RNAcentral holds the sequence, with entries from Rfam. The RNA shown here (c-di-AMP riboswitch aptamer (ydaO/yuaA leader)) has 147 nucleotides and comes from Thermoleophilum album. NCBI's taxonomy places the organism under Bacteria, Bacillati, Actinomycetota, Thermoleophilaceae, Thermoleophilum.

RNA sequence: UUGUAGGAAUUGCCGAAUCCGCCACCCCUCGACGUGGCGGUACGGGGGACCCAGGUUUCGGGGCGAAUCGGCCCGCCAUAGGCCGUAGCGCAGCUCUUUCGGCGCGAGCCCGACAGCUAACCCCGGAGGCGCCCGACGAAAGAGAGG
Numbered sequence: 001u002u003g004u005a006g007g008a009a010u011u012g013c014c015g016a017a018u019c020c021g022c023c024a025c026c027c028c029u030c031g032a033c034g035u036g037g038c039g040g041u042a043c044g045g046g047g048g049a050c051c052c053a054g055g056u057u058u059c060g061g062g063g064c065g066a067a068u069c070g071g072c073c074c075g076c077c078a079u080a081g082g083c084c085g086u087a088g089c090g091c092a093g094c095u096c097u098u099u100c101g102g103c104g105c106g107a108g109c110c111c112g113a114c115a116g117c118u119a120a121c122c123c124c125g126g127a128g129g130c131g132c133c134c135g136a137c138g139a140a141a142g143a144g145a146g147g
Stems, first nucleotide, its partner, number of pairs: 012130003019040007043125005052116001058113001060114001061111004069085005088105004094144008
């Protein structure tokens, strides 16, 4: 000087996915951290009447999610793949809304013949993945918070 592993601290992003308690493991012992289990929780999703809406259900139908739709290329056909757009979505020096410009995403998974809305009621999730050590993506207007 460079790289790797672990720990601590600071500080953000997508997303509903945060927080609390108990138990076990880990530990020479006791703790800490971590892992797992159980119970709850901020928050989130689905099913489910009257009324209303609708009647197009093998060309099946439906749900979560921003992630829909269209064109072109390759290929004997098809599948797979690639490219260009697009509905829509995201992007930190307090927060929110709107606007301009810039940069990205525009996936994947599930139910299993079946679901419009929907009070009561019932069921489920409460993950995972990234980034910073600087000035991150810049600016404008308004409203608030805090000092």

Model confidence (mean pLDDT): 78 of 100. Its Rfam family is "c-di-AMP riboswitch aptamer (ydaO/yuaA leader)". Rfam links the family to the GO terms cyclic-di-AMP binding and regulation of gene expression.